Predicted 3D model of a 124-nucleotide RNA (SAM riboswitch aptamer (S box leader)) from a Gemmatimonadota bacterium.

RNA sequence: UACUCAUCGAGACCGGCUGAGGGACGGGCCCUUUGAAGCCGGGGCAACCGGGGCACGCGCGUUCACGCGCAGCCCAGCGGUGCCAACUCCUGCGGACCCUGGACCGGGAUCCGAGAGAUGAGCC
Numbered sequence: 001u002a003c004u005c006a007u008c009g010a011g012a013c014c015g016g017c018u019g020a021g022g023g024a025c026g027g028g029c030c031c032u033u034u035g036a037a038g039c040c041g042g043g044g045c046a047a048c049c050g051g052g053g054c055a056c057g058c059g060c061g062u063u064c065a066c067g068c069g070c071a072g073c074c075c076a077g078c079g080g081u082g083c084c085a086a087c088u089c090c091u092g093c094g095g096a097c098c099c100u101g102g103a104c105c106g107g108g109a110u111c112c113g114a115g116a117g118a119u120g121a122g123c124c
Base pairs, nucleotide, nucleotide: 003122004121005120006119007118008117013042014041015040016039017038021031022030023029025092026091027090028089043084044083045082047081048080049079050078051075052074053073054072057070058069059068060067061066088116093113094112095111096110098108099107100106
C1' cells in the first nucleotide's frame, strides 16, 4: 500500500518559532495577520488494541464444578496508535417522501442506503 471487519451527531488546549494558508478531492459554506498550515515544549480527550473490575447474559464442552468463545457495563490513562472548529462542516450516486405548483420542468426541506474519506484491529 492492498484486503477484511468495526466505529465516526459526545469529548479535548496553553505557550514559543515561523509567516499564508487550511478544512482529503470537486461544488458550497466556513476558519485564518485578533496569526493558517508546519516545527518545538507542556497539557488534555478517550475511539480501537493491550491493562483492571463488575455481571454470570448467550452458545459449546464437561471430570458437575470448571473451562473455552461471544456479548454488555464500569475504571484507569501505564503501554501502542489516534485525536483536541463547525454532524466525517454540508454535499456529490441511488431511493423514499413533503413543500412550491393547473400539470410538467425547475427549486427547496427531511429521511434511508451506497460510495468516498478518517481512525483502529487483523492480515499480507

Model confidence (mean pLDDT): 78 of 100. Taxonomically the source falls in Gemmatimonadota (Bacteria, Pseudomonadati).